[in-house]
């Protein structure tokens, strides 16, 4: 010096389980993990794609239980654009 991320705006894409108590039932209360458990105009993600889906009524471990943890997975899919003064992080290049 350049690019990019953190930021902002607009648009879009997602997931919302498991266990305990109560109730005839609807419903209600509590607990676990997590950014988020359809409480949210919240949270996360948008091709440089760690959102999420398929495989999956999968495999191993663990738990009261559960995608709770790991594997599968350099798997196959998957939704974008603009702006930005400075600072910080990352990468590349040049000079000393």
């Nucleotide at each position: 010096g350049c690019u990019u991320g953190u930021c902002a705006c607009u648009a879009g894409g997602g997931g919302u389980g498991c266990c305990c108590c109560u109730u005839u039932g609807c419903g209600g209360g509590g607990g676990c993990u997590g950014a988020g458990a359809u409480c949210a105009c919240a949270c996360c993600c948008u091709c440089u794609g760690c959102a999420c889906c398929u495989g999956a009524u999968c495999c191993g471990g663990g738990u009261c239980a559960u995608g709770c943890c790991g594997g599968c997975g350099c798997a196959g899919g998957g939704a974008a654009g603009u702006g930005g003064a400075a600072a910080c992080g990352a990468g590349c290049u040049c000079g000393g």
TPP riboswitch aptamer (THI element) from Cyanobacteria bacterium K_DeepCast_35m_m2_155, 96 nucleotides, folded computationally. The sequence was found by an Rfam model in a public genome assembly. Its mean pLDDT, the model's own confidence on a scale to 100, is 80. Rfam family: TPP riboswitch aptamer (THI element). Its family is annotated with thiamine pyrophosphate binding in the Gene Ontology.